Record summary
Large-subunit ribosomal RNA, domain IV from Thermobifida halotolerans, 356 nucleotides, folded computationally. It matches the Rfam family "Bacterial large subunit ribosomal RNA". Its mean pLDDT, the model's own confidence on a scale to 100, is 89. RNAcentral holds the full RNA, with entries from SILVA.
Context: one part of a larger RNA
RNA sequence: CCAUGGUUAAGGAACUCGGCAAAUUGUCCCCGUAACUUUGGGAGAAGGGGAGCCCUGUCUGGUGAUGGACUGUGCGUCCGGAGCUGGGUGGGGUCGCAGAGGCCAGGGGGAAGCGACUGUUUACUAAAAACACAGGUCCGUGCGAAGUCGUAAGACGCGGUAUACGGACUGACGCCUGCCCGGUGCCGGAACGUUAAGAGGACCGGUUAGACCUUCGGGUCGAGGCUGGGAAUCUAAGCGCCGGUAAACGGCGGUGGUAACUAUAACCAUCCUAAGGUAGCGAAAUUCCUUGUCGGGUAAGUUCCGACCUGCACGAAUGGCGUAACGACUUCCCCGCUGUCUCAACCGUGGGCCCG
Numbered sequence: 001c002c003a004u005g006g007u008u009a010a011g012g013a014a015c016u017c018g019g020c021a022a023a024u025u026g027u028c029c030c031c032g033u034a035a036c037u038u039u040g041g042g043a044g045a046a047g048g049g050g051a052g053c054c055c056u057g058u059c060u061g062g063u064g065a066u067g068g069a070c071u072g073u074g075c076g077u078c079c080g081g082a083g084c085u086g087g088g089u090g091g092g093g094u095c096g097c098a099g100a101g102g103c104c105a106g107g108g109g110g111a112a113g114c115g116a117c118u119g120u121u122u123a124c125u126a127a128a129a130a131c132a133c134a135g136g137u138c139c140g141u142g143c144g145a146a147g148u149c150g151u152a153a154g155a156c157g158c159g160g161u162a163u164a165c166g167g168a169c170u171g172a173c174g175c176c177u178g179c180c181c182g183g184u185g186c187c188g189g190a191a192c193g194u195u196a197a198g199a200g201g202a203c204c205g206g207u208u209a210g211a212c213c214u215u216c217g218g219g220u221c222g223a224g225g226c227u228g229g230g231a232a233u234c235u236a237a238g239c240g241c242c243g244g245u246a247a248a249c250g251g252c253g254g255u256g257g258u259a260a261c262u263a264u265a266a267c268c269a270u271c272c273u274a275a276g277g278u279a280g281c282g283a284a285a286u287u288c289c290u291u292g293u294c295g296g297g298u299a300a301g302u303u304c305c306g307a308c309c310u311g312c313a314c315g316a317a318u319g320g321c322g323u324a325a326c327g328a329c330u331u332c333c334c335c336g337c338u339g340u341c342u343c344a345a346c347c348g349u350g351g352g353c354c355c356g
Base pairs, nucleotide, nucleotide: 001351002350003349004348005347006346007345008344010342011341014340019337027051028050029049030048031047036041038172052094053093054092055091056090057089058088059087060086061085062084063083067079068078069077070076071074095099107335108334109333110332111331112330113329114327115326119131120130135170136169137168138167139166140165141164147156148155149154173322174321175320176319178252179251180250183249184248185245186244187243188242189241192240193239194238198234199233203229204228205227206226207225208224210221211220212219213218253271254270255269256268257267280314281311292308293307294306295305296304
């Protein structure tokens, strides 16, 4: 010096990102316990008192002797209660610093955030406010179900049948869940428009038996067959179109003016939109400016709590706001307690290092 133990004057969180670590507490019995609450809880709340040993009284449980009574003599019945022993509760005494004498063995309280809860998770840096969860809603599915696996046979779903099964979102409970269907998606409609292969074949061409013309080089026409192209017309879903649907994906404005102090604007005007954010909440796990402003707590508080609202950029099942209980979660405060610290010292054990 490293590791791991022990003790410490006075102070007691001044340490530090943070009481991390350590210390305190710890068992049983008795008393006594608040807000709040879903009436279960919160509760071991909190906070107090007692605890050894000896003598003695009393209450109570177990066992039940000597003895006694009866007697159908039997390993009989009954009375009785000694002794031993378990437990409770009084009185007196006694020793030590200390009586749950060792080991073992909750520190507590107040407030806020998040998640209701018990659970689950990154096997080897994350246990959480993440996942799950009962509960809620929507969508699909009528059974050879939908969905899933498989090329198929087949299987799961299910030896189930809409109070069932599959999918999506939300996430106990309480109070609630506003407006927008223009875009995207989904559902419905099928008159009209558009639309493929296919059908259709008007019409146009290639080839040439032959005919005609010829300057004899060739040129023009051209049936039938074969063959190339091809308009009208007929024709599905889809798309267009018409509706519906937001606990589907999503979205939820701007400007100017106005009241008899000022300020502000219930009010008016105007532009735009599919509609312009309702309730509730709000400097928030969301607030940039920002250590916003005011209040509380401190001598002093970028954190914390309560308010305000100017919400850069909350907001209603990508749920909103509350909420008892719960949490090895996060934040703030208080009591107790301490070598965390002021500020370090000494003692033990193991190792390193130095000397020999």